């Protein structure tokens, strides 16, 4: 000084107000079977620990840890 957010790869952060995508897994609809497609589920102490606020992935400060 850059990054750490879902199993993976990333948005969101500046400007605080419901925590998201796409792939992956899973059922489903399509097929003789399957793949492709389409639909739906299912997955998050948002590195650690505190500060601030009515509220923090976002502000602040320390620490880890990778480049």
């Nucleotide at each position: 000084g850059c990054a750490g957010u879902a199993g993976c790869u990333c948005a969101g952060c500046c400007u605080g107000g419901u925590a998201g995508a796409g792939c992956a897994u899973u059922g489903g609809a399509u097929u003789c079977c399957a793949a492709a497609u389409c639909c739906a589920a299912c997955g998050g102490u948002c590195g650690u620990a505190g500060g601030u606020u009515c509220g923090a992935a976002u502000c602040c400060u320390u620490c880890c840890u990778g480049c």